Notes:
Predicted 3D model of a 72-nucleotide RNA (transfer RNA) from Candidatus Pacearchaeota archaeon RBG_13_33_26. Its mean pLDDT, the model's own confidence on a scale to 100, is 81. The organism belongs to Candidatus Pacearchaeota, within Archaea. It matches the Rfam family "tRNA". The family's RNA type in Rfam is transfer RNA. The sequence is in RNAcentral, with records from ENA.
[in-house]
RNA sequence: GCUUCCAUAGUUUAACGGAUAGAAUUUUUCGUUGCGGACGAAAAGACCGAGGUUCAAUUCCUCGUGGGGGCG
Repeated sequence: GCUUCCAUAGUUUAACGGAUAGAAUUUUUCGUUGCGGACGAAAAGACCGAGGUUCAAUUCCUCGUGGGGGCG
């Protein structure tokens, strides 16, 4: 340089173009306990960036950014 795949809570990860973006874990509070752990309840927290298509984009297209693989 060419090519291909990936990018969503702090972390791991779902989501036919139409959901309040869903879980697990984490953190905080409460319950339970002699104290913890485990368990139960509640709360907090996310779509890599910019355009385009569309009535509607996390999802499709283009460019960029970052990362992984292959070729040279």